[in-house]
């Protein structure tokens, strides 16, 4: 340096926090309400470049011409930003390493 398999989508996971739910604790006249993520909850929420699966698209092949088949690698920060917060979200397959 140069390339569509380092592709796009949709569903999950691990992981993550606390606007809603929910537990606790207060507080009260059975109610409004106030505090708690130092709350091992998961009904919701957020979640993968380097996790998981499906379609779908690209390339290549092959033939019956719209269908089979084939498509491997990836160590990685600090600091910022979203969001109610936070993160294996985003900067980012990024600095940097090898």
């Nucleotide at each position: 340096u140069a390339a569509a398999u380092u592709g796009u989508u949709u569903u999950c996971u691990a992981g993550g926090g606390u606007u809603c739910c929910g537990c606790a604790a207060c507080g009260a006249g059975u109610g409004a309400g106030u505090u708690g993520g130092u709350c091992u909850g998961a009904g919701a929420c957020c979640g993968a470049g380097a996790g998981a699966a499906a379609a779908c698209u690209c390339a290549c092949a092959g033939c019956u011409u719209g269908c089979u088949g084939u498509g491997u690698c990836a160590c990685g920060g600090a600091a910022g930003g979203a969001u109610a917060a936070a993160a294996g979200c985003c900067u980012g397959g990024g600095a940097g390493a090898a």